[in-house]
RNA sequence: UUCUUAUCCAGAGAGACGGAGGGACUGGCCCUACGAUGUCUCAGCAACCAGCCAUUAAGGCCGAGGUGCUAAUUCCAGGAGGUGCAGAUGCAUCUCGAGAUGAGAG
Numbered sequence: 001u002u003c004u005u006a007u008c009c010a011g012a013g014a015g016a017c018g019g020a021g022g023g024a025c026u027g028g029c030c031c032u033a034c035g036a037u038g039u040c041u042c043a044g045c046a047a048c049c050a051g052c053c054a055u056u057a058a059g060g061c062c063g064a065g066g067u068g069c070u071a072a073u074u075c076c077a078g079g080a081g082g083u084g085c086a087g088a089u090g091c092a093u094c095u096c097g098a099g100a101u102g103a104g105a106g
Stems, first nucleotide, its partner, number of pairs: 001106008013042005021031003025078004043070003048066002051061003074098001079096007
């Protein structure tokens, strides 16, 4: 980096360094010198993998290991298509797409 697959309305922050941007992209809206993003330390959340138990299967437990995460629903909307209502362009919803993370494969 590509492919497959699962999940994404829950949850969980302090300190140090540092000094201007950040929230993937675009638009909106927001966060930010009362110090953002980032790095490190410690703490925490969750339970994908691992571990344990059980099973035809579904599943349950754990949190010492590998990841992940700790502003706002993936902050909201977007691109393609379907359905319902409505009636000329909206509202709701579903699937796919985009993105993030895990696991597996190349």
Annotation: The RNA shown here (SAM riboswitch aptamer (S box leader)) has 106 nucleotides and comes from Sporosarcina sp. ZBG7A.